[in-house]
Context: one part of a larger RNA
Molecule: small-subunit ribosomal RNA, central domain
Organism: metagenome
Formats: sequence, structure tokens, C1' cells
RNA sequence: UUGCAGUUAAAAAGCUCGUAGUUGAAUUUUGGGCGAAAAGAAAUGGUCCGCUCAACGGCGAGUACUAUUUCUUUUCGUCUUCCUUCUAGCAAACACGUGUGCUCUUAAUCGGGUGUGCGUGUGAACUAGGACUUUUACUUUGAAAAAAUUAGAGUGUUCAAAGCAAGCUUACGCUUGAAUACAUUAGCAUGGAAUAAUAAAAUAGGAUUUUGGUUCUAUUUUGUUGGUUUCUAGGACCAAGGUAAUGAUUAAUAGGGACAGUUGGGGGCAUUUGUAUUUCCGAGUCAGAGGUGAAAUUCUUGGAUUUCGGAAAGACAAACUACUGCGAAAGCAUUUGCCAAGGAUGUUUUCAUUAAUCAAGAACGAAAGUUAGGGGAUCGAAGACGAUUAGAUACCGUCGUAGUCUUAACCAUAAACUAUGCCGACUCGUGAUUGGCGGGAUGUAUUAUAUGCACUCGUCAGCACCGUAUGAGAAAUCAAAGUUUUUGGGUUCUGGGGGGAGUAUAGUCGCAAGGCUGAAACUU
Repeated sequence: UUGCAGUUAAAAAGCUCGUAGUUGAAUUUUGGGCGAAAAGAAAUGGUCCGCUCAACGGCGAGUACUAUUUCUUUUCGUCUUCCUUCUAGCAAACACGUGUGCUCUUAAUCGGGUGUGCGUGUGAACUAGGACUUUUACUUUGAAAAAAUUAGAGUGUUCAAAGCAAGCUUACGCUUGAAUACAUUAGCAUGGAAUAAUAAAAUAGGAUUUUGGUUCUAUUUUGUUGGUUUCUAGGACCAAGGUAAUGAUUAAUAGGGACAGUUGGGGGCAUUUGUAUUUCCGAGUCAGAGGUGAAAUUCUUGGAUUUCGGAAAGACAAACUACUGCGAAAGCAUUUGCCAAGGAUGUUUUCAUUAAUCAAGAACGAAAGUUAGGGGAUCGAAGACGAUUAGAUACCGUCGUAGUCUUAACCAUAAACUAUGCCGACUCGUGAUUGGCGGGAUGUAUUAUAUGCACUCGUCAGCACCGUAUGAGAAAUCAAAGUUUUUGGGUUCUGGGGGGAGUAUAGUCGCAAGGCUGAAACUU
């Protein structure tokens, strides 16, 4: 590993990208014909055996023998379909021609059979030497792999655990054992060619063949030795031709790209609007106002609260707002403009495996917090007071600093939750809804085609809901948490009783706060 678990019991990294790694669509020789051999089965006969019959014949039985036919399986050969090739050698076998011995036959060396000699041709049965060959995994068989051990054969250690002995005889001697199996990775040899990789011909520098040229090498033979040059033989290269069905697999309900009309509260920058709040200014009125369970702290004839009219500031974006949309997640909602990006859909467009998941590494990452500016209306940690209370360092109330907002940089964590990794396939049903596309009869808007909207049917892709279980689960529940003891689609991460402890220590990141990695003793 076979063979655990990860919604809630321990456990899916916050999210995306991404290298190594792991995994990865289909497709090319399959079938068929003929022949031979072997094995098996069936059918029909015959022989053998038994019974019956005067005889013909009839019936029965079989691990029996045998013939034919048919069928099935296996192996081999051949054709469709090259199985490396070349040279030389050794033969076997076959075919043809020819000489000859024996035998049968014929009118006849006419013909047949069987030996034997010679010549020619075809030879994969092997011997040697070249020239070449896609490469592996996998699997078969074999050699090799110490013994003891293990399994196991033989053997009456008196049995047995053992041991490798022993048995027989007239005790001269004779006869036997001391097997065998297993032995997995790697390496060697060998048969197979399914499966999985790998390579090849696209700027033809491709295959094969002919001719010519360039260049290199030099064994033989020319009586001998030496030199030179041809011929010849073998490499390499070039040119011009010939031959060929000349040479590019599909176009994955895989993926990427282009294009089209869309779509969205996706992002950035600028612009614009709205009311509320607080403060201020002007005006009106007059005794309380705030706040609470009840109060008080607090404000108030120097006019509070309240009403009207205005101004400023900073924040925020109600109702519309939904089991609706977009975004990788965090997250995103006033108008308009600009900028680039995305999804889905459509497509008789294009490329052709480009893909999936991912250690290392990287981007983004609520709120709080940190640094330096700006801004400071509201709310409001800390703090102050008033209450409550046995007490209240709280809940309630009045103030209020940091903060809350923004710019530039850090930080990198959340119940960052769907407490549910990502990709792919399959398995029930109905109705809504968002976006695109394709149909349809009618209504509506402009004025009629056309377009938009409404309605309706289908389809692809979404966010969800409802019903159901033949499925799963400890259950709650779940169309996924199903297709799991009938256990294997691919791939990543994590967990192994509770505490100690996300602590100590070490490393690393950070200005810090802290983050990431992360124990043990001990205890239960």
C1' cells in the first nucleotide's frame, strides 16, 4: 500500500497564481480465405463381448480398438501483409534434365515403383565475416543466487523434540540414502508485443533508384622491386533525373485564442446629488429642558429646550433592497464621464494536447493595531462623573482622549463559516428566478416594417429553494455529506484520547504588537 478519517466528535491552508513532483482524450494489424498437425466432443459405420433367433436379423453394453464426416479449441505455414540485409561456405530437401541397376507392366525403354551417379536451379537448417538497427518499462522461461532456518520426501532416535542416518546377510560382505520446494529488488540470457511512455518525413537536409562529378581509402592481378596513373572495390559529399496513392490522424459535451451583441451594487480616477447630525449666524416665544425602570450628574431669564430662515464642516448613502447580481477571497449600492479588465452566451472561426492538481516561491487579504501627514461632524476603547448594588473597577445615563474618515507605508490574522479542498464522470422529480441564445400566437409604445417591453415554449451557464430516498450517515441531516468491506477516476493539504500548549526553546518575518514553524517532562 491493499484498507482510516477530515459539516457538527481531532482534522480542508482566508483566497488565487505557480515551478519541481504526480496524473493525463481518442486514433494506426483487426478480421477473413486456404492448407497441415494435435487435442476434445458429437453423429454414422465396422471389429470385439453378451442375450435372442432354425436362418435373415434384432436388442443391449463399454475409461475397449478403429474408419469417415461435422463442430470446437490450440499451434504452425501461406495469401491479403518484409520476416534485417549482403558476401562466402557446408549440406539436407525439392524441381528439371540426363546416365545406370532391380522389379512390375507394355506390341515397344512405352509407362509406373525403388535404388544410385552427374549437371542446373531454388535453399533461413547453421558457420564465418561485413553493413545496418528507435529506446525502455511490463510480463514468460532459464542460468545464477552460501549453509543452517522454513516447508517437505525417506528413515521405529524405545516415542518425541531431534539427527542424517540406515537396511539386509551365512556378520566374509552387499545394498542404498543424505531428495525436492521457496528464495520477491538489482544484474544476465530468452519468448511475447496487449498496456504505458519514447522517436520519426513539413524551409524535406525524407525513402528508393539511375547517370555524372568531387574527394578519401588500397586488398588482389599485371615475372620481381620501386614510382606514377587508370581499372576495380568500399566510405562520404554534390548535381541532374526517374519511381511512389510521395509525406501533415481526429477536431475531445478537454483546453487556449479571435470575433459578435450583451451583462453586472466587479475595479481605478474624476465629477455630481441627497437628507440627517453637530456647530455657528439672524428672527419668534417663554420656564423649564435632558435623561431614566425611577432618578441624578448636565444645560437654562446672560433665554436653555423648541419653531422659522440661512451658512459651514466632516461622515454616510435610507426607502427601492430580494433566499436577487458581481467578484479569487476579503468585499462591492447617489449621478455622470473616462480607463483598462471579467463572466456567461452565440459561432459550419482558429491552434491542436497546449491540460488537471500543486512542495518551493509570489500577489491580494475584514476589523483592530503601528509610523508620518491631512481631517476631526458623529459615535466612542481608556479616563472622569451620576445611578444601581452587599460591593460594580460593569450592564443604564452625562461628558470624553486614542480611534472612527483620508493619503503614503507596515501588519497578515477572524466563528477569514457553506465550520464542507480543486478538477472530471454518473445517479431522482417539479416549479420559480438572474444572464445570454433560439422559436411562437397575441397585446402594448412610436406611425408602418423593425426594435423594445409584456406573455409563452425550449436551451446553455449561474445564486438558491421545495418534494423525495431505490443511496449515505452515529444522528442532526445531505442530489451531495450518494455512486465505500461489492473498499482503487486524478491530485494537494490536514488529524490520531484529554490537559500541559499553540506554551518553552530555536530559526525566521515585523518599527512594535505580534505572525509562521513548533516540542518535552509531568499529569490524567